[in-house]
RNA sequence: UGGCCCCAAGGGGAUGGGGUCCCCCAAAAAUGCUCAUAACCAUGAGCUGAUGACUCCUACCGUAAA
Numbered sequence: 001u002g003g004c005c006c007c008a009a010g011g012g013g014a015u016g017g018g019g020u021c022c023c024c025c026a027a028a029a030a031u032g033c034u035c036a037u038a039a040c041c042a043u044g045a046g047c048u049g050a051u052g053a054c055u056c057c058u059a060c061c062g063u064a065a066a
Stems, first nucleotide, its partner, number of pairs: 010025004016057006032047006
């Protein structure tokens, strides 16, 4: 350097699925944010997003046309 064989190829990243990449975890990783009351329990109000990032599909929302 080439060939062959064997083994492994899991889970998670605030709402679904596919592809690529990144990060995290080994019973953990993960379970969004703001304000107020409250007082460290909890309650009320409000905000963004189907991505961890990119992209596609689906669902939802808005606008326009048929």
Molecule: Fluoride riboswitch aptamer (crcB RNA motif)
Organism: Desulfomonile sp.